[in-house]
RNA sequence: GCCUUAUCAAGAGCGGCGGAGGGGAUAGGCCCUAUGAAGCCCGGCAACCGGUAGAAUUACGCGGUGCUAAAUCCUACAGAACUUGUAUUCUGGAAGAUGAGGA
Repeated sequence: GCCUUAUCAAGAGCGGCGGAGGGGAUAGGCCCUAUGAAGCCCGGCAACCGGUAGAAUUACGCGGUGCUAAAUCCUACAGAACUUGUAUUCUGGAAGAUGAGGA
C1' cells in the first nucleotide's frame, strides 16, 4: 500500500521547550497563528482492542492504539426539499481519519 468491518456534531491545558507556519494532498472557500504555527515533552480526553472486577447492564483507565480549534472546518459526485436568494437545507455516495480483523 490492499480487503473487510465499526465509529467519526460529544470530550480534552492560562504548562515547558520551540520558533513560522498550520487546518492530510489537489481546487475553491473559510479559518487559526508573534495574545506564539508545526514539532517534541508533560498534562488531559475518550474507551476501539487486550487486561482486571462483576451473573450482567457496566466499572476501572493497568497494557496497546487514538485524540487533544472549528462536524472529518465546509464544498468538490448523485438525488431530494424550497423556489429565484443560483441561495439555503436534507439524504446518500466517494474520499479521508482511527480501531479491530484479514490476504